Bacterial RNase P class A from an Anaerolineales bacterium, 320 nucleotides, folded computationally. Model confidence (mean pLDDT): 76 of 100. Rfam family: Bacterial RNase P class A. Its family is annotated with dimeric ribonuclease P complex, ribonuclease P activity and tRNA processing in the Gene Ontology. By type it is a ribozyme.
RNA sequence: GGUGAUUGCGCCCUGUUCGCAGGGCGAGGAAAGUCCGCACUCCAUAAAGCACGAUGCCGGAUAACGUCCGGGGCGGAGAGAUCUGCCGGAUCGGGCCACAGAAACAAACCGCUCCUUCGGGAGUAAGGGUGAAAUGGUGGUGUAAGAGACCACCGGCGCGGACAGUAAUGUCCGCGGCCGGGCAACCCCCAUCGGGAGCAAGGCCAAACAGGAAUGAACUCCUUCGGGAGGGGAGGCUGCUCGUCUCCCUUGAAUACCAGGUAGGCUGCACCGAGGUGCGCUGAGAAGCGCGCCCCAGACAGAUAAUCACCUCAGUGAAA
Numbered sequence: 001g002g003u004g005a006u007u008g009c010g011c012c013c014u015g016u017u018c019g020c021a022g023g024g025c026g027a028g029g030a031a032a033g034u035c036c037g038c039a040c041u042c043c044a045u046a047a048a049g050c051a052c053g054a055u056g057c058c059g060g061a062u063a064a065c066g067u068c069c070g071g072g073g074c075g076g077a078g079a080g081a082u083c084u085g086c087c088g089g090a091u092c093g094g095g096c097c098a099c100a101g102a103a104a105c106a107a108a109c110c111g112c113u114c115c116u117u118c119g120g121g122a123g124u125a126a127g128g129g130u131g132a133a134a135u136g137g138u139g140g141u142g143u144a145a146g147a148g149a150c151c152a153c154c155g156g157c158g159c160g161g162a163c164a165g166u167a168a169u170g171u172c173c174g175c176g177g178c179c180g181g182g183c184a185a186c187c188c189c190c191a192u193c194g195g196g197a198g199c200a201a202g203g204c205c206a207a208a209c210a211g212g213a214a215u216g217a218a219c220u221c222c223u224u225c226g227g228g229a230g231g232g233g234a235g236g237c238u239g240c241u242c243g244u245c246u247c248c249c250u251u252g253a254a255u256a257c258c259a260g261g262u263a264g265g266c267u268g269c270a271c272c273g274a275g276g277u278g279c280g281c282u283g284a285g286a287a288g289c290g291c292g293c294c295c296c297a298g299a300c301a302g303a304u305a306a307u308c309a310c311c312u313c314a315g316u317g318a319a320a
Stems, first nucleotide, its partner, number of pairs: 001311007009026007040198004048241003052194005057071005072087006088189002093187002095183003109128002111124005136154006155179002157176008202267004211258002214255002219230004231249007275294008
């Protein structure tokens, strides 16, 4: 953890002699605060732009996703099977790379070579040292000593092409000494996506109420005398602009402040659902289709338990 029996608790349904009786059901790994997607509800409408935010290799699944499946590339662990991290751009620009070290957008500590008036000077970056990272590697030519300075091969990169693959990519060929990096879960650039708030959304019934003091717009024209138009003021669209809608124009909308009253219940809500599940078929798989079966805790605080028996799993233990 599961099955059975007995007892107990909660919800629902039926019956009731109102005491109860019978039947059905009774939670999770997150039902929760939280994270992502979507449905739904409301914001009267839900357009556009900006801001802001999220995602970021390829192909697929799905209602959709930042999830899942399969694959590609660069890594990590392991003897291996396998498991696992990351993924647009560093050639737009900015910024950072501590300490150590000579030097981390470039230099010379030790060393090597040459000169020397013996104080030092000039050259060098192959060797050593520091570091996560220091002019790609091996061999040679060359040199005073060296160095892609040059050469051969290899590695990386760039350009062009062939083949395989849906693609990410891979393999090969040719040309080119191009050969100092890393970080974008730093700013930034690019592509794609996103209106907001949320079941405490929202709907219904019931109950109760008391006000006070401020700020406050502009009027004009027309009129069939009801009102209309323009203009002005305010509010909503949960950051802004735009757009739009509503209200008001002193018989005054709205805004902020002080003070008082009510807040009980029903519903949303066990919900027929992008629902669960058995078998079969298709598919590498996520999943899809078909047939059958099932309806699986609303309870605001409070239920879902106890005893016994059996079975199974995990840990410790040599075993029991």